RNA sequence: AAUUUCAGUACGCUUAAUUUCCGAUAGUGCUUAUCGGAAAGCGGGGGAACCAAUCUUCAGGGGCGAAUCGCACGAUCCUCGGAUCGCCGUAGGGAACCAUCUUUCCCGAGUCCGACAGCUAACCUCGUCAGCAGCAGAUGGGUCAAUGC
Numbered sequence: 001a002a003u004u005u006c007a008g009u010a011c012g013c014u015u016a017a018u019u020u021c022c023g024a025u026a027g028u029g030c031u032u033a034u035c036g037g038a039a040a041g042c043g044g045g046g047g048a049a050c051c052a053a054u055c056u057u058c059a060g061g062g063g064c065g066a067a068u069c070g071c072a073c074g075a076u077c078c079u080c081g082g083a084u085c086g087c088c089g090u091a092g093g094g095a096a097c098c099a100u101c102u103u104u105c106c107c108g109a110g111u112c113c114g115a116c117a118g119c120u121a122a123c124c125u126c127g128u129c130a131g132c133a134g135c136a137g138a139u140g141g142g143u144c145a146a147u148g149c
Stems, first nucleotide, its partner, number of pairs: 012132003018040009041128006051118001060116001061113004069089002073086005092107004097141006
């Protein structure tokens, strides 16, 4: 100096998923944590007219989410037409003050409704979890800190 691993670091990152207040309990000098509730902020669903659609309904249909789709090959299952898994891609998505470009890396899941929903003002209603250590380059625009005057 480079690479890898572990730990730490919460300026922060993915996500709608944050902030404040009240009460109870625990700890207790304060700070704090958990539970319940109420607001604000952010996000989702249902729901007229107009518009769209008017042929799709067991080949069910629909919602949240970036997370859809697929050839070949291999394995398993089976109602012999398919299903599932693996591998490989792919619509799409993310990478740290912001935007654009380049480079590189990563994700491309899961789950809910229950025969049922186009859009949709008023209105009604729901959520506010979970998981994390990235910090390459160029251009432009910003923010903060320190020092000096």
This is a predicted structure of a 149-nucleotide RNA (c-di-AMP riboswitch aptamer (ydaO/yuaA leader)) from Paenibacillus hemerocallicola. The model forms 95% of the base pairs in the Rfam consensus. The source organism's lineage runs through Bacteria, Bacilli, Caryophanales, Paenibacillaceae and Paenibacillus.